[in-house]
Context: one part of a larger RNA
Parts: sequence; C1' cells; structure tokens
RNA sequence: UGACGGGGGCCCGCACAAGCAGUGGAGUAUGUGGUUUAAUUCGAAGCAACGCGAAGAACCUUACCAAGGCUUGACAUAUACAGGAAUAUAUUAGAAAUAGUAUAGCUCUUCGGAGUCUGUAUACAGGUGGUGCAUGGUUGUCGUCAGCUCGUGUCGUGAGAUGUUAGGUUAAGUCCUGCAACGAGCGCAACCCCUGUCUUCAGUUGCCAGCACGUAAUGGUGGGGACUCUGGAGAGACUGCCGGUAACAAAUCGGAGGAAGGUGGGGAUGACGUCAAAUCAUCAUGCCCUUUAUGUCUUGGGCUACACACGUACUACAAUGGCCGUGACAGAGAGAUGCAACACAGUGAUGUGAAGCGAAACCCAAAAAGCGGUCUCAGUUCGGACUGUAGGCUGAAAUUCGCCUACACGAAGUCGGAAUUGCUAGUAAUGGCAGGUCAGCAUACUGCCGUGAAUACGUUCCCGGGCCU
Repeated sequence: UGACGGGGGCCCGCACAAGCAGUGGAGUAUGUGGUUUAAUUCGAAGCAACGCGAAGAACCUUACCAAGGCUUGACAUAUACAGGAAUAUAUUAGAAAUAGUAUAGCUCUUCGGAGUCUGUAUACAGGUGGUGCAUGGUUGUCGUCAGCUCGUGUCGUGAGAUGUUAGGUUAAGUCCUGCAACGAGCGCAACCCCUGUCUUCAGUUGCCAGCACGUAAUGGUGGGGACUCUGGAGAGACUGCCGGUAACAAAUCGGAGGAAGGUGGGGAUGACGUCAAAUCAUCAUGCCCUUUAUGUCUUGGGCUACACACGUACUACAAUGGCCGUGACAGAGAGAUGCAACACAGUGAUGUGAAGCGAAACCCAAAAAGCGGUCUCAGUUCGGACUGUAGGCUGAAAUUCGCCUACACGAAGUCGGAAUUGCUAGUAAUGGCAGGUCAGCAUACUGCCGUGAAUACGUUCCCGGGCCU
C1' cells in the first nucleotide's frame, strides 16, 4: 500500500422482511454425471458447466466405431516429362467408394505454342492431432457496481501520502461548501434507438366524418384528408413556476399546470482491473507430433444405449375446472423450390382442383375471455403416460431413429420432506401467435400481443457490494 476479520460507523441491492407463483414428490421432454459399449466424437464444471457450443444427429452433418479402398492425395501453388482428353449415357462386378467395357467427345492460335484436363516424378498438401499454463481475437464474471488514475505542486529519508479525506446531498467521485492543493483523463450523466402527448407536411395498397351512387351485405364505387393509421420534420420536461425545510448552497418535501415530474418507461452502451476464468473444435497462430496415416473416400453402425443420481422445462393432480355448442377482439412477423383463400373428398391427419399475392393490396391466422348447456367431488366426463391396430406427410431411404391423425388401451398423480428459485407494475401469474434453424422434426430459444394481481412496517438478521476507520 492492499487483502482479510464470527472489529466499529455510514449506505445500497427482490439481499432479508411483506406478498404472489413455483422448484424439490408424479409422468414425460431435454442436458449432465455415472455405467455400458466396437463406438456411445469433443468441449463446458460453484455462483459465472448441466433446453450450454448445437438457430434443429435418419443419410449428410460427423469430428467416433467396424469393414472395404486411395497415397502428390478430397483441396492449393510451382517445375519437368509423357499424353488427349475431361465429361455424359448405357452396361458388368461390388454394400458403395471404385474398377472394367461400349458409344459419343476439347477450345484458341501469329502453327512456335497457350489454356484446360489426365498420368509419372519432386517440392509439398492435409490433420476437428497436443498445448487456452506459449498466444492473437472473441466472451463470461464481479457489475451498469461507482469507482480507477494522471500532470504539476506540497509533505515524507523512503515505500508512499495529498488531491479522491471532511460537513451535507445524490441513482452516481452527482452536485454544493470547506480544505496544500490546483487542474485533467477513463468511467457516471447527456448525446443514439424504441415507447407515451400534441402540431405540421404527405395521403396509397391504409382510413370514411360529411355529400352522392349502389348492394342481400361489405369503403363496394364517385369522391374526401376531417378521424384512425403510416413515416418524415418539429414542439414538449428544464426542479422551469409556487410554498416549506436546509447554510443566502447543493438539494429535498409538498403543490400547480401538464399526455407525461423530478433519470417518465424500456433498450443499446460495461472504466482500471480480477478469476494463469472459457475458447488451439468459429477463425488466426508459435512450438511439438503425424505423413501408404493422427490425412482422405465409401457403406453400415454410433452420437438416440440404461440398475441409477442431479439440473432445466412441459403436462397434471381438477369445479376460479373438464366437455359440448355458440360468426367476439391483437401485435409483431414470414411468404415464389413459397404462403395459399375457396370448393370438393375424408371422422381426421391430409389429399385433389384452384382464385389471389414478390404483399399497408392476397395469404398464413388467434387463444384465454364472453354467452348457453352438461358433469357434482369420484382416481371421476380429472389426468394423460404406456401399448396395440389402421392411416397421413416429408424424404433415395423413417428398422435401429422423425412428426402427425383416428379408434382402442387408460399408468403414476388427490398440491409434494429437509431445502430452495423468480418477481416491485402493464411487473408476477396466465392465454395464445409469429420467427430463426429447417426437406421433415420444438415442451427449447428469440420476439409479439390479450387478460392482469398481491405486497413492501422496516434494515435487527442471511447473501453480495460501496465509502471511512
């Protein structure tokens, strides 16, 4: 100087408390450990690994295993020599890779050659092999916590101190006052984006108040820019105004006006550093290792195994509910190898035909809610696992190992021990919708809207953090 203390003081945070909903018990999905295996590829490991890399393992992916092949190689550059093919189709052997056979079959040219391809030879290629404790780059975390430093001066023999401490105040090293300090930088805040109000400009594919036309009905038509909306430009909030408190300060409390009030709400933005944190398997890269194999091609298998243990989710255990009927209402997105209205067939998944739409135009396309009926507390008209049969879709191909439909089957489960998680408002809880990945496959992820709470006395205690000592 720091770090630490079951030392002290001050302060903060869904940290506790007050509440709401969960997890831990059941079934399933998924990840991990373990075990097994020819292989179950590799990485991630308290918080900060475990629905993580993986925004999607039937083949491919794929890195693993078995078997069959190749060795200048699947891929790059260069040189020398030899050659005219490469490739396509058919066919034979084979699991395929591959090999053989048959047919077709190069371009430019100054005729020297050049391009391209094949073969041989040599330099070399290749490696998801090792080391993240040799590295770059990127990322997590403390933490959006309020801190971390520098120049000059001063003090100290020096390490260093001061400034940055003190009194107030703030979300904040935010600001004010004081002070051997005076200034400055990186952070804070602001500048950026979305959202909440208004004005203005512009009205098509959007809208329809007034005026007409028309229809069984509909902005359907003429027309209109008022309104909604779209998307450009502005305004608006600054403790600006009033009062109290405070030190005539910073500020704070209350009030007015206002769509909004003291950072309005949300996002992006992550200081100096810590953890030899993570990543050599995104990529790049030093060194080491490998070179008829640790490279590469192919078929099949595996990553999907299963006495068990843990994490994260979904579905439930029901009446605030299940089932049946019944023309309610979104936002944000996607759409041409696509989205598909509508009609018909089918109980249905879906199929057949097909209008429209490269989309403010057409389409994917809502559910919970509401209204009416039924069930009457049961392992049930709850719950849906598991299993059987029959079908549908994608795709060369669903056996290992996809998703969906119908009928039948109808398990555990009656609210969960110790323990433990999230959340302070359009939040929790609850309901559905879309997108990416994607041929197909979503209980995951990323977004979107609908319905919409309870509680916070307070800071003694638990956890983490900041300042002084």
Small-subunit ribosomal RNA, 3' major domain from an uncultured bacterium, 469 nucleotides, folded computationally. The RNAcentral record of the full RNA draws on ENA, Greengenes and SILVA. The coordinates come from a structure-prediction model, not an experiment, and the mean pLDDT is 86.